Notes: This is a predicted structure of a 546-nucleotide part of an RNA (large-subunit ribosomal RNA, domain I) from a seawater metagenome. The full RNA is in RNAcentral, with records from SILVA. Its Rfam family is "Bacterial large subunit ribosomal RNA".
Context: one part of a larger RNA
């Protein structure tokens, strides 16, 4: 030095575990904010570095309710206290709530600096202190008021509102490229990603100038189908409907106008303009105007009240003993019991009957949510004649240029419009995929509208042929921390003593060390800062070979 065996060190794999994650289901909630948010800075404890809580009234204050023996957070210890005169704790409501932050008195390099006014405190007086107010924009009202006479712009005051944050879902305004086409330009990716604006608990859309086709349907939205069909397409790559059918859910309303009235203007007047109220709302045309007739019924998406139900603390809740083994019984053996409860968790090993619970049955001073019913309020009828009036105009349509429709300009309808034009008025107008006729169907150029649909940052409960510490969120631990970067940004590692700290009194070696040897605890200490403890790697002992 090699090999073998044994025994250690190192190391932290493996096994077991779970405090944390992941995915989904059901219900709730779907917002917070100038009454100062989200997020922070700095403070705050007897002792306090961190986390948590709280705010100079600072791990808290007040009231009400629950609860019932311990308590002063994680988090030990020491000390000092509190509590059956009901604490700690839990819920509801309230008080306080420094400074920054939309940040809003002015400024500013966030958590700082400096003011004015009013009231109060203090000083002989000034300086000083406390509280409140003082940003901007929009809208309304009042006052004031230029060039410029009336006026207007502007200014001032006041009231109300807005501003910022937030996961996804939504609407609108903008809008790529990698890619595919086996290159690439039309095309595709894709109206996607991304940016901006705005909103709601949903949003959007919505009550036919719609479809259909000789028969008819009857707002919108969503799902399935029709159908990868008809089509579009350097007819390449690819893109890709609708009608109809089956479901989910169902709901329809209101203006403008004609006409009437009142009021206020202009005008000598005829007449005309404005505001408010009535009237009226459609295609089988309807309404106004004129005539006849009804006063009761139904409806409501509005307001209030509200039985009751639920949410935010909680309460009751069945049934077991013995024997031996063991450190320990819940395992084994023996004998019982409950079950509307044998879900689950804990307890010194595996417990229906030990504990928490579970089935089931109950509970609210206060706040909130929903809500039948009730009340108010609003609304609600028909028939007839005439053909005088009304029925949404820079609109429909057209030309040019674009965009959107599955549809790339095509025979290209339909929809939107930058630009130029530009009707009709019920004997009217649009559509039915160029266009024309016939026919059918509908009534644009005004507004609103639940449900079915989408999503989950957040709360509660639950589930898993999901993970189990190199996994599962980046994060089971001081985690978006430490650390890196000027910055945008990037971004870790790190869990486990034991049933219970019983966490090794005391003695010895030693540097008043580290560490170790005795002793002690414990079932175990090769469980001692720790479960188990593989391998690589490094020793020691013995044997053997050279």
């Nucleotide at each position: 030095a090699g090999c073998a065996u044994a025994u250690g060190g190192u190391g932290g794999a493996u096994g077991c575990c779970u405090a944390g994650g992941c995915a989904c289901c059901a219900g709730g909630a779907g917002g917070c904010g100038a009454u100062g948010a989200a997020g922070g800075a700095c403070g705050u404890g007897u002792u306090u570095a961190c986390c948590u809580g709280c705010g100079a009234a600072a791990a808290g204050c007040c009231a009400c309710g629950g609860g019932g023996a311990g308590u002063u957070g994680g988090a030990c210890g020491a000390g000092a206290a509190c509590g059956u005169c009901g604490a700690u704790c839990c819920g509801u409501g309230g008080a306080u709530g420094u400074c920054c932050g939309a940040a809003u008195g002015g400024g500013g390099a966030a958590a700082c600096c400096c003011a004015a006014c009013a009231a109060g405190c203090g000083u002989c007086a000034u300086g000083g202190c406390u509280u409140g107010u003082u940003a901007u924009c929009a809208u309304g009202u009042a006052c004031u008021g230029a060039a410029u006479a009336c006026a207007u712009a502007g200014g001032u005051a006041u009231a109300u509102g807005a501003g910022g944050c937030u996961a996804a879902c939504g609407a609108g305004g903008g809008g790529a490229a990698g890619u595919g086409a086996a290159a690439c330009a039309u095309c595709u990716c894709a109206g996607u990603a991304c940016c901006c604006u705005c909103a709601g608990g949903a949003a959007a859309g919505u009550a036919a100038a719609u479809c259909a086709a000789a028969a008819g349907a009857g707002a919108c939205u969503c799902c399935g189908u029709a159908a990868g069909u008809a089509g579009c397409g350097g007819c390449g790559a690819g893109c890709g409907a609708a009608c109809g059918c089956g479901g989910a859910c169902u709901a329809g309303a209101c203006c403008a106008a004609a006409c009437c009235a009142a009021c206020c203007g202009g005008g000598u007047a005829a007449c005309u303009g404005g505001u408010u109220g009535g009237g009226g709302u459609u295609g089988u045309a309807g309404g106004a105007c004129c005539c006849c007739g009804a006063u009761g019924u139904g409806g409501g998406a509005c307001u209030g009240u509200g039985a009751u139900u639920g949410u935010u603390a909680g309460u009751g809740g069945a049934a077991c003993g013995g024997c031996g083994u063991g450190g320990g019984a819940a395992a084994g053996c023996c004998g019982g019991c409950c079950a509307a409860a044998g879900a689950g968790g804990g307890u010194g090993a595996g417990a229906g009957c030990c504990c928490c619970g579970u089935a089931c049955a109950c509970a609210a001073a206060a706040a909130c949510a929903a809500a039948a019913g009730c009340a108010g309020c609003c609304u609600u009828a028909g028939g007839g004649a005439g053909u005088u009036c009304c029925u949404g105009a820079g609109u429909a349509g057209g030309g040019c240029g674009g965009g959107g429709c599955a549809c790339g300009u095509g025979g290209a309808a339909u929809c939107c419009u930058g630009u130029c034009u530009g009707a009709a008025u019920c004997u009217g107008g649009g559509a039915g995929g160029a266009c024309c006729a016939u026919c059918u169907u509908c009534c644009a150029a005004g507004u609103c509208u639940a449900a079915g649909u989408a999503c989950u940052a957040c709360c509660u409960g639950g589930u898993g042929a999901c993970c189990g510490a190199u996994a599962g969120c980046g994060a089971a631990c001081u985690a978006g921390u430490a650390c890196c970067g000027u910055g945008a940004g990037g971004g870790a590692a790190a869990g486990g003593u034991g049933a219970a700290a019983a966490g090794u009194a005391c003695c010895c070696c030693u540097g008043u060390g580290a560490g170790g040897g005795g002793a002690g605890u414990g079932a175990a200490a090769u469980a001692g800062a720790c479960c188990u403890g593989a391998a690589a790697c490094c020793g020691u002992a013995u044997g053997u070979u050279u």